[in-house]
RNA sequence: GGUCCAUCCCGAGCGGCCGAGAGAUCUGGCUCGUUGACGCCGCAGCAACCCGGAGACCGCCGGGUGCUACCGCCAGGACCGAUGGGAG
Numbered sequence: 001g002g003u004c005c006a007u008c009c010c011g012a013g014c015g016g017c018c019g020a021g022a023g024a025u026c027u028g029g030c031u032c033g034u035u036g037a038c039g040c041c042g043c044a045g046c047a048a049c050c051c052g053g054a055g056a057c058c059g060c061c062g063g064g065u066g067c068u069a070c071c072g073c074c075a076g077g078a079c080c081g082a083u084g085g086g087a088g
Stems, first nucleotide, its partner, number of pairs: 003086006013043005021032003026076004044068003048065006072080001
């Protein structure tokens, strides 16, 4: 990278740096952004999947990824995108 399966409802921010765009891509909208977005770093938090240990109507502890504006922001198109896990 490809493939298979599952999910995309809900949930979760502060500080520092950067400096103009960002919300995957295309189109039409809409929203956020110099009152500093997006991105990077630090810490914190959320809890989807997987692993280990207890437990057996209970949802704890630790770990691996992930995530922390808006229904994947809305719609259309697509062999669409993202996350987790399996086999190889």